[in-house]
Context: one part of a larger RNA
RNA sequence: GAACGAACGCUGGCGGCGCGUUUUAAGCAUGCAAGUCGAACGGUAGUAGAGUGCUUGCACUCUAUGAGAGUGGCGAACGGGUGAGUAACACGUAGGUGAUCUAUCUUAGGGUCUGGGAUAGCCUGUGGAAACACAGGGUAAUACCGGAUACGACCUUUAGAUUUUGGUCUAAAGGGGAAAGUCGCUUAGGCGACGCCCUUAGCUGAGCCUGCGGCUCAUUAGCUUGUUGGUAGGGUAAUGGCCUACCAAGGCGACGAUGAGUAGCCGGCCUGAGAGGGUGAUCGGCCACACUGGAACUGAGACACGGUCCAGACUCCUACGGGAGUCAGCAGCUAAGAAUCUUCCGCAAUGGGGGAAACCCUGACGGAGCGACGCCGCGUGAACGAAGAAUGCCGGAAGGUUGUAAAGUUCUUUUCCUGGGGGAGAAUAAUGAGUGGAGGGAAUGCCACUCAGAUGACGUGAACCAGGGAAUAAGCCCCGGCUAAUUACGUGCCAGCAGCCGCGGUAACACGUAAGGGGCAAGCGUUGUUC
Numbered sequence: 001g002a003a004c005g006a007a008c009g010c011u012g013g014c015g016g017c018g019c020g021u022u023u024u025a026a027g028c029a030u031g032c033a034a035g036u037c038g039a040a041c042g043g044u045a046g047u048a049g050a051g052u053g054c055u056u057g058c059a060c061u062c063u064a065u066g067a068g069a070g071u072g073g074c075g076a077a078c079g080g081g082u083g084a085g086u087a088a089c090a091c092g093u094a095g096g097u098g099a100u101c102u103a104u105c106u107u108a109g110g111g112u113c114u115g116g117g118a119u120a121g122c123c124u125g126u127g128g129a130a131a132c133a134c135a136g137g138g139u140a141a142u143a144c145c146g147g148a149u150a151c152g153a154c155c156u157u158u159a160g161a162u163u164u165u166g167g168u169c170u171a172a173a174g175g176g177g178a179a180a181g182u183c184g185c186u187u188a189g190g191c192g193a194c195g196c197c198c199u200u201a202g203c204u205g206a207g208c209c210u211g212c213g214g215c216u217c218a219u220u221a222g223c224u225u226g227u228u229g230g231u232a233g234g235g236u237a238a239u240g241g242c243c244u245a246c247c248a249a250g251g252c253g254a255c256g257a258u259g260a261g262u263a264g265c266c267g268g269c270c271u272g273a274g275a276g277g278g279u280g281a282u283c284g285g286c287c288a289c290a291c292u293g294g295a296a297c298u299g300a301g302a303c304a305c306g307g308u309c310c311a312g313a314c315u316c317c318u319a320c321g322g323g324a325g326u327c328a329g330c331a332g333c334u335a336a337g338a339a340u341c342u343u344c345c346g347c348a349a350u351g352g353g354g355g356a357a358a359c360c361c362u363g364a365c366g367g368a369g370c371g372a373c374g375c376c377g378c379g380u381g382a383a384c385g386a387a388g389a390a391u392g393c394c395g396g397a398a399g400g401u402u403g404u405a406a407a408g409u410u411c412u413u414u415u416c417c418u419g420g421g422g423g424a425g426a427a428u429a430a431u432g433a434g435u436g437g438a439g440g441g442a443a444u445g446c447c448a449c450u451c452a453g454a455u456g457a458c459g460u461g462a463a464c465c466a467g468g469g470a471a472u473a474a475g476c477c478c479c480g481g482c483u484a485a486u487u488a489c490g491u492g493c494c495a496g497c498a499g500c501c502g503c504g505g506u507a508a509c510a511c512g513u514a515a516g517g518g519g520c521a522a523g524c525g526u527u528g529u530u531c
Stems, first nucleotide, its partner, number of pairs: 001531004006527005013378006019371002021336001026334003030331003035074003040071002046065009081289003091213007100206002105202002108199005113147004122137006154175009181194005215261003222252003227249008264286004268279004291312005314325004342368001344367003350364001351362004381411004392401003416468005425458001431452007475520005480501003486515005496503002
């Protein structure tokens, strides 16, 4: 000198864009943060209307609307948070997978036949303080389970071609595995849409393996028995001591093994002419974690933050028998600390989940609020104005200085106050209309394009217009040298200053105050840290 997720002191007008618990991976009241589908299913309280029976306020039937709960599907593995652990194929980079998987989506081919038994919801009853549980009866499905069929796929055997290891292709024989319907239209035959099953190729995502690279300590020198390798088997989507049995005795290490300490890694960021040094907030990629430790289940995908089970710690409820919970999601609270915000608005936009769609959900996100925390921009007036007014300060005086500064005159209105104004962020969806096309016996429908077509949290928003009036707006640090800027008074090694050198013991340019001056400016200085 530059920089900062900063803090502290004094001061503080506005706007835009960013940033905001770096400490205790400490503990948490409350609310919200993951649902959705009735076009998969059985059904339905209630409400409104109509009707029947009539004991006149009850029962039943139909129509419309329709919650809550349940079965089932998809999602909940994304999105969001944090950096505790991790010195490791965790990350970065370059590769390998002839050792692999991949829901939804896209592509291509083939199929969707026929049966069955349950169970929740519901009803009846029982236990319990609750959480919840049990018994009996009975019901549905795209839930569950059989049978048939099998172009491919899969397994075994054989043969052949090709070649980088379990790759690809062809042929034969044997084995062996599927499925679900719903809605719309109809000339009632079917057709269409969305699904379902088997397979193919792809997209995307993931698993595994390898070369190289990036911390400190040798006052850590030896480490290792599933250890190192082989054979056989198990296990996995898949290679492998990943696991097991047997066999061999290996493997690593001064090119630093092992141990200890510290640490998420990177793109980047800061500094620097560069080389390098430091760092890893925000944003983006990867990894790890979800009170602590362990485990699996479901599933295409988890060993799963707002799932399950076990153990532990803590908090809460309890009828003492037993139960409930886990903010490192968004707000918010307590504690800690030098220190870090609103228990806000909205799904209008972008994106995500579900749904045929309308739509629903979304503390992701879009916005607003608070904080000079940072960067950038603007303003606090402009021009004229000398009797160089007054005041202050200095000087013995003359005078100097404050200083064109003020007053005064003329002007402007950025900003401010009051009122008006209202672009763009909205693209389209449902639906309606039109044109063209493929196919069909017809209709709904399908494909492409065009037109119309609701919806704005921000928002009392922005631009812009009008009126008013210099009106609402300057501080902080320094003045001995380094280092731009000096005099007076007070004090008297006191009080104090200080980054270094050093000032202060009676004329202090160094302390305190004043006047003047210098620097920066809505900031200025100090402290801390890095180069």

The part of an RNA shown here (small-subunit ribosomal RNA, 5' domain) has 531 nucleotides and comes from a metagenome. The prediction has a mean pLDDT of 85. Its Rfam family is "Bacterial small subunit ribosomal RNA".